Description: Predicted 3D model of a 234-nucleotide part of an RNA (large-subunit ribosomal RNA, domain VI) from Chlorella sorokiniana. It matches the Rfam family "Bacterial large subunit ribosomal RNA". The coordinates come from a structure-prediction model, not an experiment, and the mean pLDDT is 82. Lineage of the source: Eukaryota > Viridiplantae > core chlorophytes > Chlorellales > Chlorella. The full RNA is in RNAcentral, with records from Rfam.
Context: one part of a larger RNA
RNA sequence: UGUUGAAAAAUUGAGGGUGGCAUUCUCUUGUACGAGAGGACCGAGAUGACGAACCUCUAGUGUAUCAGUUGUCCUGCCAAGGGCAUCGCUGAGUAGCUACGUUCGGAAUGCAGAACUGCUGAAAGCAUCUCAAGCAGGAAAGCAAACCCAAAACAGUUUUUGAGUUCGUCGAAGACUACGACGUAAUAGGUGAGAUGUGAAAAUUUCGUGAGAAAACAGCAUACUCAUACUACU
Numbered sequence: 001u002g003u004u005g006a007a008a009a010a011u012u013g014a015g016g017g018u019g020g021c022a023u024u025c026u027c028u029u030g031u032a033c034g035a036g037a038g039g040a041c042c043g044a045g046a047u048g049a050c051g052a053a054c055c056u057c058u059a060g061u062g063u064a065u066c067a068g069u070u071g072u073c074c075u076g077c078c079a080a081g082g083g084c085a086u087c088g089c090u091g092a093g094u095a096g097c098u099a100c101g102u103u104c105g106g107a108a109u110g111c112a113g114a115a116c117u118g119c120u121g122a123a124a125g126c127a128u129c130u131c132a133a134g135c136a137g138g139a140a141a142g143c144a145a146a147c148c149c150a151a152a153a154c155a156g157u158u159u160u161u162g163a164g165u166u167c168g169u170c171g172a173a174g175a176c177u178a179c180g181a182c183g184u185a186a187u188a189g190g191u192g193a194g195a196u197g198u199g200a201a202a203a204u205u206u207c208g209u210g211a212g213a214a215a216a217c218a219g220c221a222u223a224c225u226c227a228u229a230c231u232a233c234u
Base pairs, nucleotide, nucleotide: 006161007160008159009158010157011156015149016148017147018146021048022047024046025045026044027043033038050105051104052103053102054101058099059098060097061096065092066091067090068089069088070085071084072083073082074081075080109144110143111142116137117136118135119134167183168182169181170180171179187232188231189230190228191227192226193225194224196221197220198219204215205214206213207212
């Protein structure tokens, strides 16, 4: 943008796309076969590369988390803090995002059928797989099947219903737009509880001559989870 009224949801599938891997290893088995050298089919399992999704584990990042620490300036001083110095430096690290991580995938099956291998069998009393009639087997390819898109396939089908925007609160959605959630409601913030991170706060008291120690799974933080209308969606 199109649609013989509009919107929402569901659905059929003409057609299109994706995938299809390995000259690896192990068992079967040093078996069959072979004088030996050598060395299998069939079958079973593993692994690799590739692809997709995801973050439970492992690992990385994590500049709005916690702790330690140096220099200097400041909060009058002590103590406690703040600014700057690559996030000052260092040690850890939630969510998210990731791979080095995890899970899954190639399959199975059918149809047709090349080379080729055959059955029956005449022409040609024999023989012959047959550009004779008839009947089989047969390749990673083909057609189906699997997965994804799909009625712009000149527009199919079904169900329900008045439809939508601005604006506001937002998002595992996002350059803007669009898409999705909500607008009295759990949409966001706050608050409460939990999970998680850091690693034991300050002040005070007690102990120690002192550096320090104890009371103390402390204090602080929070992107996650649940709850709660206090605030903003009036």